[in-house]
Molecule: Bacterial RNase P class A
Organism: Flavobacteriaceae bacterium EG-1
RNA sequence: ACAGCAGGCCACCUUAUCGCUAUUCGCUUUGUGCUAAUAGAGGAAAGUCCGGACACCAUAGUGCAGUAUAGCGGGUAACUCCCGUCAUUGCGGCUUUGCCGCGAGAGGACCAGUGCAACAGAAAGCAAGUACAGUUCGGCUGUAGUGAAAUCAGGUAAACUCUAUACGGUGCAACGCCAUGUAAAUCAGUGUUUGAGGGCUGCACGCCCAAACUGAAGGGUAGGCGGAUUGAGUCUUAGAGUAAUCUAAGACCGAGAUAAAUGAUAAGGACAACACUUCGGUGUUGGACAGAAUCCGGCUUAUGGCCUGCUUUUUUA
Numbered sequence: 001a002c003a004g005c006a007g008g009c010c011a012c013c014u015u016a017u018c019g020c021u022a023u024u025c026g027c028u029u030u031g032u033g034c035u036a037a038u039a040g041a042g043g044a045a046a047g048u049c050c051g052g053a054c055a056c057c058a059u060a061g062u063g064c065a066g067u068a069u070a071g072c073g074g075g076u077a078a079c080u081c082c083c084g085u086c087a088u089u090g091c092g093g094c095u096u097u098g099c100c101g102c103g104a105g106a107g108g109a110c111c112a113g114u115g116c117a118a119c120a121g122a123a124a125g126c127a128a129g130u131a132c133a134g135u136u137c138g139g140c141u142g143u144a145g146u147g148a149a150a151u152c153a154g155g156u157a158a159a160c161u162c163u164a165u166a167c168g169g170u171g172c173a174a175c176g177c178c179a180u181g182u183a184a185a186u187c188a189g190u191g192u193u194u195g196a197g198g199g200c201u202g203c204a205c206g207c208c209c210a211a212a213c214u215g216a217a218g219g220g221u222a223g224g225c226g227g228a229u230u231g232a233g234u235c236u237u238a239g240a241g242u243a244a245u246c247u248a249a250g251a252c253c254g255a256g257a258u259a260a261a262u263g264a265u266a267a268g269g270a271c272a273a274c275a276c277u278u279c280g281g282u283g284u285u286g287g288a289c290a291g292a293a294u295c296c297g298g299c300u301u302a303u304g305g306c307c308u309g310c311u312u313u314u315u316u317a
Stems, first nucleotide, its partner, number of pairs: 001313001003311008012269007020040005026034002042289001046300002049298005054171004061205004066167005071085005086107001088104007108162002113160002115156002130144005175226004186216005197209004233252008271286006
């Protein structure tokens, strides 16, 4: 210096003009109308893969099915997540029965059972048996050959399964409130405590509600408000801890749209690349992946730049 693996940080800045949305104050012709101030899309907002907060079913349950997890310990609201450690394993080094550095993975059980393994080979498993040799003449013993694996053999469970443990469901299009309008009507069937029907996940039991339910034909409406952003919140400092993280003090409040706003232009600056250079600088070009929709903690995927650790190769001293 190139390349590879792993991890961390950032994701252009300032000013001016115009435009859009929200909040607050004021004015107001009461029309979200006018002025002003403040704020306005991410590290992944993506995937919808996990876990929850919250809301409703709803007043509780039992069993089966089903789904998920899997060394040991710790963290967390919780988790299949994170940290530490043990074993296994990849690459490399060394003083080479092991140790060190950087990584990896959904890491219980194959004598409870059932499966799977192409080709080659005689044969892929409670059997049979190729060639040669030995032989107590019994494939009894051994060698060779094929193959990843060959004599009651091993391998494989993100193969079915078994063991242990855990688990209610649906989801902000949840759900709640208000207004308007009609037809609380008509016909037929079933039912009214001997309970039709509905609910509790899928089934069964059990429990609860219940006078209406199902079908036909026909009528009205689809508007507004909330949920809605103060949080398991962020930052700084100190302490405890190997770490994840926890505790204490202080400071801060940073979108809330509803067909969906968060932008455009101009100038200057910072950074990067290329070219030139009188080495002071000048000119040109450029900025990836990508856009909130109830909210939060993770994981996975996409991506530009810089930094750190480790390793290989090459070069120089």